[in-house]
RNA sequence: GAGAGUUUGAUCCUGGCUCAGGAUGAACGCUGGCGGCGUGUCUAAGGCAUGCAAGUCGAACGAACUACUUCGGUAGUGAGUGGCAAACGGGUGAGUAACGCACUGGUAACCUACCUCGAAGUCGAGAACAACCAUUAGAAAUGAUGGCUAAUACUCGAUGGUCAUAGAGAGUCUACGGAUUUCCCUAUGUAAAACUCAGGUGCUUCGAGAGGGGCCUAUGUUAGAUUAGCUAGUUGGUAGGGUAAUGGCCUACCAAGGCUCCGAUCUAUAGCGGGUGUGAGAGCAUGACCCGCCACACUGGGACUGAGACACUGCCCAGACUCCUACGGGAGGCUGCAGUCGAGAAUCUUCCACAAUGCGCGAAAGCGUGAUGGAGCGACGCCGCGUGCCAGAUGAAGCCCUUUGGGGUGUAAAUGGCUUUUCUAGGGGACGAAUUCGUGACGGUACCUUAGGAAUAAGAGGGUGCUAACUCUGUGCCAGCAGCAGCGGUAAUACAGAGCCCUCGAGCGUUAUCCGGAGUAAUUGGGCGUAAAGCGUCCGCAGUCGGUUAUGCGCGUCACACGUCAAAUCUUGGUGCUCAACAUCAAGGCCGCGUGUGAUACGGCACAACUAGAGGUUGGGAGAGGUAAGCGGAAUUGCUGGUGUAGCGGUAAAAUGCGUUAAUAUCAGCAAGAACACCAAAUGCGAAGGCAGCUUACUGGAACACACCUGACGAUCAGGGACGAAAGCGUGGGUAGCGAAUGGGAUUAGAUACCCCAGUAGUCCACGCCGUAAACGAUGGAUGCUAGGUAUUGGAAGUAUCGACCCUUCCAGUGCCGUUGAACCAAGCUAACGCGUUAAGCAUCCCGCCUGGGGAGUACGGUCGCAAGACUAAAACUCAAAGGAAUAGACGGGGACCCGCACAAGCAGUGGAUCAUGUGGUUUAAUUCGACGAUAAGCGAUAACCUUACCUAGGUUUGACAUAUAGCUGCAAGCUCUGGAAACAGAGUCGCCUUCGAGGGUGCUAUACAGGUGUUGCAUGGUUGCCGUCAGCUCGUGCCGUGAGGUGUACCCUUAAGUGGGGUAACGAGCGCAACCCUCGUUCUGUGUUAUAUUUUUCACAGAAGACUGCCUACGCAAGUAGGAGGAAGGUGAGGACGACGUCAAAUCAGCAUGACCCUUACACCUAGGGCUACACACAUGAUACAAUGGUAGGGACAAUGGGUAGCCAAGCCGCAAGGCGGAGCCAAUCCUUAAACCCUAUCUCAGUUCGGAUCGAGGGCUGCAACUCGCCCUCGUGAAGUCGGAAUUGCUAGUAAUCGUGGAUCAGCGCGCCACGGUGAAUACGUUCUCGGGUCUUGUACUCACCGCCCGUCAUACCACGGGAAUUGGUAAUACCCGAACGUCGCUUUUGGCGGCGGAAGGUAGGACCAGUGACUGGGGUAAAGUCGUAACAAGGCAUCCGUAGCGGAAGCUGUGGAUGGAUCACCUCCUUU
Repeated sequence: GAGAGUUUGAUCCUGGCUCAGGAUGAACGCUGGCGGCGUGUCUAAGGCAUGCAAGUCGAACGAACUACUUCGGUAGUGAGUGGCAAACGGGUGAGUAACGCACUGGUAACCUACCUCGAAGUCGAGAACAACCAUUAGAAAUGAUGGCUAAUACUCGAUGGUCAUAGAGAGUCUACGGAUUUCCCUAUGUAAAACUCAGGUGCUUCGAGAGGGGCCUAUGUUAGAUUAGCUAGUUGGUAGGGUAAUGGCCUACCAAGGCUCCGAUCUAUAGCGGGUGUGAGAGCAUGACCCGCCACACUGGGACUGAGACACUGCCCAGACUCCUACGGGAGGCUGCAGUCGAGAAUCUUCCACAAUGCGCGAAAGCGUGAUGGAGCGACGCCGCGUGCCAGAUGAAGCCCUUUGGGGUGUAAAUGGCUUUUCUAGGGGACGAAUUCGUGACGGUACCUUAGGAAUAAGAGGGUGCUAACUCUGUGCCAGCAGCAGCGGUAAUACAGAGCCCUCGAGCGUUAUCCGGAGUAAUUGGGCGUAAAGCGUCCGCAGUCGGUUAUGCGCGUCACACGUCAAAUCUUGGUGCUCAACAUCAAGGCCGCGUGUGAUACGGCACAACUAGAGGUUGGGAGAGGUAAGCGGAAUUGCUGGUGUAGCGGUAAAAUGCGUUAAUAUCAGCAAGAACACCAAAUGCGAAGGCAGCUUACUGGAACACACCUGACGAUCAGGGACGAAAGCGUGGGUAGCGAAUGGGAUUAGAUACCCCAGUAGUCCACGCCGUAAACGAUGGAUGCUAGGUAUUGGAAGUAUCGACCCUUCCAGUGCCGUUGAACCAAGCUAACGCGUUAAGCAUCCCGCCUGGGGAGUACGGUCGCAAGACUAAAACUCAAAGGAAUAGACGGGGACCCGCACAAGCAGUGGAUCAUGUGGUUUAAUUCGACGAUAAGCGAUAACCUUACCUAGGUUUGACAUAUAGCUGCAAGCUCUGGAAACAGAGUCGCCUUCGAGGGUGCUAUACAGGUGUUGCAUGGUUGCCGUCAGCUCGUGCCGUGAGGUGUACCCUUAAGUGGGGUAACGAGCGCAACCCUCGUUCUGUGUUAUAUUUUUCACAGAAGACUGCCUACGCAAGUAGGAGGAAGGUGAGGACGACGUCAAAUCAGCAUGACCCUUACACCUAGGGCUACACACAUGAUACAAUGGUAGGGACAAUGGGUAGCCAAGCCGCAAGGCGGAGCCAAUCCUUAAACCCUAUCUCAGUUCGGAUCGAGGGCUGCAACUCGCCCUCGUGAAGUCGGAAUUGCUAGUAAUCGUGGAUCAGCGCGCCACGGUGAAUACGUUCUCGGGUCUUGUACUCACCGCCCGUCAUACCACGGGAAUUGGUAAUACCCGAACGUCGCUUUUGGCGGCGGAAGGUAGGACCAGUGACUGGGGUAAAGUCGUAACAAGGCAUCCGUAGCGGAAGCUGUGGAUGGAUCACCUCCUUU
């Protein structure tokens, strides 16, 4: 020390992306009251106008000037000489990867002005130069010549030691180089300045101190190896020079060294540290402000002065730039403080003061100080304060929401009272002053006090989840939002506005950057079988790690002490500003380094020993280990000869091909090349690749056994080396078979493929390359430890035997099991799968590798290669995933089992004809609307008007219909007339109730509202269809699993059935199944009107009984199955009603209901007419037929259901008939009410007919207000297609199909449809291979919108970044040469000067290297709702897939060769466990 969102249908894991936190020298947007303390060019080390930023001393000196003067001088000023300072203070971070910085030591190799202390001294002499004067050059800057002069300026002389140098001696120390201020002696040499107020201050020499510096040194200090070799003053020595001092620092000579994989050199980047931000810490990032160090001062070079510089506001030279100029020549350097231009997202006043603190000079007064102290500007940051407090409900108004009742804003406001921080005005008024007096920029500031008055003061972001906070309206994949997931396609809490709410608050958000979260680089603290990740294998140097015992050392390690690690910062505790920020005091800390002392277990080193690791000797065995040579048989092909004749071959089927010039077949012989059947196995050997006929030669390794020998000799291994399948390459051979490419034949829409016929490289050998594979156990090597069982290979021992086999044990390999289970069965690990002594367990050591997907194992560069290519190996850009394992489904041109009129076996059909009906299409003013595979299409739904929703025309507007309120009303309806198509309009007539209250009713007017078959079935309820009457779908508890989930519900037997039984980590339960319900079949009982001529009976109704695998046989554990008996009925007796969880966003807003939207003199309502009935055509469902099992005519027989009073309708009569008249009967077991097929007789005789009846003509009937559009029926006439129906396809398993008629609903009328009823009444089922559908189990999956899925590549279009690229532009560093300023050094010389040699910046020339810009064109890559071509992959993906390699092809890809399983399925073999 906190996590969350996001991959999935769901789960676990891996893994990235994103968020919540903190921070900033910040910027931007909106907003903005006050104060304190901080802070403010991060960019152009770009250019700079103007002013200021370093002077001071008259107590060093001479002159000059001013004022005063008692003329003696006094006081002052400062140009010059002289002294000190100007090397500090202030700025910046360009350069620098370095002794630059940090920390630690050293200097016996050094310096030090001013300051302090100590010792000694301070004596003489001289010559000049400024200033000044004169002349003179120049535009100026600045000089030139001559002359005068002083000094603490300069020169000379003297003196001097505790000074310097050289030398001698004695001693001490030593790092052996030397040192010596321990003492002593000798020689040589070198000093000084004065001023003054008489107190002092200076000056010279030496020594010491303090502070400051120079130099050296161990350690630490960014990235890149696509930078691996670098270096000639280079490394060392000698001598010399030089310096304060060491040193190649420099020179000459000598030697050939020095650095480097522990990363030299090169490139890129960068000031370093104290610290700062963040973090639990370890770390990571950073180096503003403050402090220390370094470096720089326009760019480059150089020296001078000085104690100190190679000098920010000094000098010389060169260059660039700017300015002045009289054109001759000159001047300049803000990276000091302000300020300006520029650049930029962006950073302040040309302020005040030396009062304080410091610094310079001075004896001092003092002067100077853009250091500093202050003020100003900026919400840039941190901290503090305020914008009021109390009361106040009719919960005002406004606004928002609403279920219309109300709710919210909200005590909030208004209103009343109070207070005055802040504000304004007035009054007083500091500390900071050290120092007796005087002295304050800040500043009339802080602070105190009085008065006034709520007065002067609130916003920003957000409200889908993460993440605190929700509603309405608008919009309608538009406009837009977005940190991620994502939101928006008409009910958006996600856009926009509003209301309300949340968070923070003078701020709030956004952007950028850093740390955190991220254990997401893993030391703390990760991984590598399948997620990314073990090198193809072995050998092995460096490196890392290392057995047992003893001794020593004390390097690591541990303990204690001392020194250092600047201050500030940080932590803790105090103190001071009213608090805080801030400031200040004390303590701690800053984990490091050095020194000293001690300890010695462990590691290390040294030495000595040991044998358990490792190695060696001996022995007998095993083996497809390797290399070479020789030999062998079978097969194949070819050739020769014989026999023989028309085909062979090939495939799913074919064809190309071969064959009468004799193939194939067959026999014999010959030849060639390649490979080695059986043995053979889970076998064996090898480091891996790999290795297989037999024999021989040579040779490597391993295991075992017994003893002995060496004595840690070991493990691993970056770099390095060797080997390394197949393909491929080179040279030369060889070539039987096979066979990339290629040719031909098929297949196909195409077929650059799969199949077939040919066939070249290649495959084979020798030599040389290549160096890669799914080179796999996708599992690096070594060692130790942690139950077993079993099989097998090799060896050994024991037992036994004549000898063996068998058996037991041990060692070394190779496999399997390790499961809920009786037996076998450990533990542990893992995300799971799985691994499990052959570990993926527990540990140690070493190596390799990984860090989201794509781009990409690609580009560039390098190395290797003959080439192909291999190895090494990025980035831009893009996505929010990509992935692993497992789960539930779905799917498979996967499997197993089972079922179904699913197939098969049958019967009858459909598809052909005509007609009917429905649909599409077309047409139309309208042909209203819906339904569209199965699951739409004789469906909603029997449309002449109505229906009716459509069209045309005429009308109405509170409405055809509902409710309410207000006002008015002696008023509606009906009837008659007129107009009109009607609705309607006009006129007339008639005309309410009452408790008398204008109450009820009616009508009119007005307001609310009505109305809508208008939209949305993808907003809904309800209902319905299909899967499917299929056998399934779930729950509780328990158990298993991290979890999704599983189990139960799997398995075996059985069933129509998840039906039942057995068994079982499940036990139970629910919805389904079955049963209960209804009908039919048998019997009984009861009742009986209408039923029968009559009783029994039949019949009807009601109620019971009966069937349960109950009985027998067989099989079976059982459930049950098969058969039998009895029975009317037998295994569900037949039929019906009844439809689980769910699926299809299935159907229906036009049955009904209903949210939202839309219309309101119309999308509402009324009316007439028309339309829904159209007709080239297509489809669906039916009817009737095509005839003799038939038609026609005559005669005859037998049902059941159901309906009927606005109805069904008898007899009789009329009509050929439809029908009419008629009226009996019936509110129904009473009447309507005759079934037809069938039977008998006759005829037709195979024809487009005596079949068939469409169509048309004529005449009638019925219903109805009305049959024209547009009904049904009858009669006469007409007499079409059609002679059994292509591909295909439907129904049906018994009272069924087929066939025959009958009834009913709707209904005025209308049926070939629908629903129901009975009559006659079959055939067939071997069986489950196949088709379809379904169920269960299993398997694969990249699917889950679920295969109508997913998905690959070319091409086309647009955009983006990148590579190559003729060339071109610029930069960087170095090399060679030329020229060469200042300056340094050396030499010469006519010596204040001049000349030359060497070095030397900038510049020039040359050829390369590296980096970057541009670039015609070009290459691949990425991205982009609906483009093109195909279908490669995922299922056996329809040719299993993939890896390496080679060839080919529009493209995915195909083919050859070797390899992998990360392949489904089936069979066989083998293995394990039990019996």